[in-house]
A computed fold for a 71-nucleotide RNA from a Candidatus Nomurabacteria bacterium, annotated as transfer RNA. Its mean pLDDT, the model's own confidence on a scale to 100, is 83.
Order: sequence, then C1' cells, then structure tokens
RNA sequence: GCGGUGUUGGUUUAGUGGUAGAAUGCCUGCCUUCCAAGCAGGAGACAAGAGUUCGAUUCUCUUACGCCGCA
Repeated sequence: GCGGUGUUGGUUUAGUGGUAGAAUGCCUGCCUUCCAAGCAGGAGACAAGAGUUCGAUUCUCUUACGCCGCA
C1' cells in the first nucleotide's frame, strides 16, 4: 500500500429496514438485629459523518480505531 472482518449501557453480548433486549455491575425500596442472598422498581448504549428510504443498529460511501491475510 491492497483486501477481508469487527465497533451496541461500566463490562460481556443478542438484534439482516418499523424507533434496541438480556446477563452482570450501579442506584432506590422491601426483607433481615446487621451484612450477604432473595424480591420489586429505576438510570444507563447503536464509533463519527454523508447518502438511499415514508422509516436505517441493519443497506451504500467516506473517516477513525482494533484484528487477520497479501505485498
């Protein structure tokens, strides 16, 4: 330099066009003499920009970063 692939709550991950779910962590309450465990509730995420579309995490292009291969 070229090609491929990945990027989603703090962390690990699901989600192939109809406004994103789980586990764990965090916060609050209940329970308990206290803690832990358990139960209930809550906050928190689509790497950035542009395009297509009525509608984009999803499709296309560019950029950034990681990984793999070729030279």

It matches the Rfam family "tRNA". Gene Ontology term of the family: triplet codon-amino acid adaptor activity. It is annotated as a transfer RNA.